[in-house]
Predicted 3D model of a 494-nucleotide part of an RNA (large-subunit ribosomal RNA, domain I) from a freshwater metagenome. The full RNA is in RNAcentral, with records from SILVA. Its mean pLDDT, the model's own confidence on a scale to 100, is 85.
Context: one part of a larger RNA
RNA sequence: CGCAUACGGUGGAUGCCUUGGCAGUCAGAGGCGAUGAAGGACGUGGCAGCCUGCGAAAAGCGUCGGGGAGCUGGCAACAAGCUUUGAUCCGGCGAUGUCCGAAUGGGGAAACCCACCCGCAAGGGUAUCCUGCAGUGAAUCCAUAGCUGCUGGAAGCAAACCCGGGGAACUGAAAUAUCUAAGUACCCGGAGGAAAAGAAAUCAACCGAGAUUCCCUCAGUAGUGACGAGCGAACGGGGACUAGCCCAAAAGUCGAUGCAGUUCUAGCAAAACGGUCUGGGAAGGCCGGCCAUAGAAGGUGAUAGCCCUGUAUGUAAAAGGGCUGUGUCGAUGAAAUUGAGUAGGGCGGGGCACGUGAAACCCUGUCUGAACAUGGGGGGACCAUCCUCCAAGGCUAAAUACUCCUGACUGACCGAUAGUGAACCAGUACCGUGAGGGAAAGGCGAAAAGAACCCCGGAGAGGGGAGUGAAAUAGAACCUGAAACCGUAUGCGU
Numbered sequence: 001c002g003c004a005u006a007c008g009g010u011g012g013a014u015g016c017c018u019u020g021g022c023a024g025u026c027a028g029a030g031g032c033g034a035u036g037a038a039g040g041a042c043g044u045g046g047c048a049g050c051c052u053g054c055g056a057a058a059a060g061c062g063u064c065g066g067g068g069a070g071c072u073g074g075c076a077a078c079a080a081g082c083u084u085u086g087a088u089c090c091g092g093c094g095a096u097g098u099c100c101g102a103a104u105g106g107g108g109a110a111a112c113c114c115a116c117c118c119g120c121a122a123g124g125g126u127a128u129c130c131u132g133c134a135g136u137g138a139a140u141c142c143a144u145a146g147c148u149g150c151u152g153g154a155a156g157c158a159a160a161c162c163c164g165g166g167g168a169a170c171u172g173a174a175a176u177a178u179c180u181a182a183g184u185a186c187c188c189g190g191a192g193g194a195a196a197a198g199a200a201a202u203c204a205a206c207c208g209a210g211a212u213u214c215c216c217u218c219a220g221u222a223g224u225g226a227c228g229a230g231c232g233a234a235c236g237g238g239g240a241c242u243a244g245c246c247c248a249a250a251a252g253u254c255g256a257u258g259c260a261g262u263u264c265u266a267g268c269a270a271a272a273c274g275g276u277c278u279g280g281g282a283a284g285g286c287c288g289g290c291c292a293u294a295g296a297a298g299g300u301g302a303u304a305g306c307c308c309u310g311u312a313u314g315u316a317a318a319a320g321g322g323c324u325g326u327g328u329c330g331a332u333g334a335a336a337u338u339g340a341g342u343a344g345g346g347c348g349g350g351g352c353a354c355g356u357g358a359a360a361c362c363c364u365g366u367c368u369g370a371a372c373a374u375g376g377g378g379g380g381a382c383c384a385u386c387c388u389c390c391a392a393g394g395c396u397a398a399a400u401a402c403u404c405c406u407g408a409c410u411g412a413c414c415g416a417u418a419g420u421g422a423a424c425c426a427g428u429a430c431c432g433u434g435a436g437g438g439a440a441a442g443g444c445g446a447a448a449a450g451a452a453c454c455c456c457g458g459a460g461a462g463g464g465g466a467g468u469g470a471a472a473u474a475g476a477a478c479c480u481g482a483a484a485c486c487g488u489a490u491g492c493g494u
Base pairs, nucleotide, nucleotide: 001493002492003491004490005489006488007487008486009485015479016443017442020414021413022411023410024409025408026407027406028405029403030402031157032156039100040099041098042055043054044053046078049075050074051073061094062093063092064091065090066089070082071081072080105114106113107112115126116125117124118123128154129153130152132150133149134148135147136146161192162190163189164188165187166186172179176226202209203208213240214239215238216237217236223231224230244395245394246393247339252332253331254330255329256328257327258326259325260324261323262322263321264320265319267315268314269313273288274287275286276285277284289306290305291295297309298308299307344368345367346366347365348364349363350362351361354380375390376389377388378387379386430437431436450478453465454464455463456462
């Protein structure tokens, strides 16, 4: 040095576990905000670093309910207290609520600086824009603009869904320009719990249907297309859901409020088991019982229907909210004598599955420009016949889309290199001027019973005894403890 065996060290795989995730189902909710939001800064405790809660009335105050023995949030003790004269805790309604932030008295490098008016003080007011009202009031006679005050409103935030205004490129076409990607991403505006659309100037085809929306089909069909890549309907059929109305004042919609019913926001009651054996421990084995509208689940020193929390079932609200019905009030609908600078046309574009094409139909930047129901539009150039409908005004639930959020439940979903980036004080530490990027890190034990005391040692680190425990090779660098790697002992080989 190698091989083998045994025992260790290191290391943290594996197994088991789960407080966290992931994906859903069914309900709810679908907004918050000048009565100052979302999000923060700074404070706040007997001691107080961080988290949580709260706001100078500061881990809290009042009140109304629930509840009934413990409590003073967590890491996490100690001290001092509270509580059957009902605390802590849970729920409803209130009070307080520093400073920043739309931030709104002015400023500003957010959480700071500096003002004016009223008021003894406490405190209140003072931004901008819009609507309405009132006062005042120029050039300029009336007036108007303007100015001033008051009333009401707006603003800002928020995950997706929706409508509108703008609108790419990479890419594909095996190059590339039309085309595609795609009206996608992205930007802006606006709204609602849904939005949008909507009661035929629609389709159809000589038979007829009868608003809109969504799904299946028709159908990758008809078409469209450097007829390339690709794009891609409709009629009809089957379903979901159904609802119709108005224009001089309506169907309805929304809000407030009274009554009735129901429900939500705390809860309450809730059946039935013993012995023995093993064991540290019984829920396990054996023996014998019981309940069940309850044998869902979780916990308890191993695997519990009958130990605990629960579960089936039944029941409960002072206060506040939702829904339904009904009554009252208010707002909206709101435009105007049935729709004229409209329909149609020319030019240029855009939308329609349809790229200008034979290109109908819809929208319109520009130029034009009818008829008036004895009329007009459409039926894919265009004309006739026929059929069908009535534009240029308006409202309208449901079926549909989505989930930041709440509750219950589910999983041939994950189980700590997985599952969210984050099971742990994570959008943290750390990196970057910044936009931004972005981790690692779970497990003693049933219970801390977390090792008093003694010894070695530097008043160490670490270890040896003693003690606890079922176990300490479970000792906090703590369940299990693989491999690589490093040793010790023995044997053999060289």